This is a predicted structure of a 90-nucleotide RNA (c-di-GMP-I-GGC riboswitch aptamer) from a Dehalococcoidia bacterium.
It was read from a public genome assembly, where an Rfam model found it.
[in-house]
RNA sequence: UAGCGAACAGGCAAACUCGCCGAGAGGCGAGGGCGCAAAGCCACGGGUCCACCUUCCGUACGGGAAGAACGGAUAGCCGGGCCGCCGAAC
Numbered sequence: 001u002a003g004c005g006a007a008c009a010g011g012c013a014a015a016c017u018c019g020c021c022g023a024g025a026g027g028c029g030a031g032g033g034c035g036c037a038a039a040g041c042c043a044c045g046g047g048u049c050c051a052c053c054u055u056c057c058g059u060a061c062g063g064g065a066a067g068a069a070c071g072g073a074u075a076g077c078c079g080g081g082c083c084g085c086c087g088a089a090c
Stems, first nucleotide, its partner, number of pairs: 003090001004087002011036002016031006034076001040082003044079003047074004053067005
């Protein structure tokens, strides 16, 4: 230094609740704490989700299935890129 992940310090914060924003997926703030060594940052590839469109099913009018293209969401789905705290064993 790199792999690695015991401890310490510090950090983040799932579900859920409340408030705000959004058509929605979802986001932000507060509480909360399931977890996290990148759960720091980036939508580049794939996945998933939302909205729009077409066709079909259904006829309860709430919806469901398939397809296509574009836009959006997710970095706590995976891969990839950039940066980074601590220091035992190996």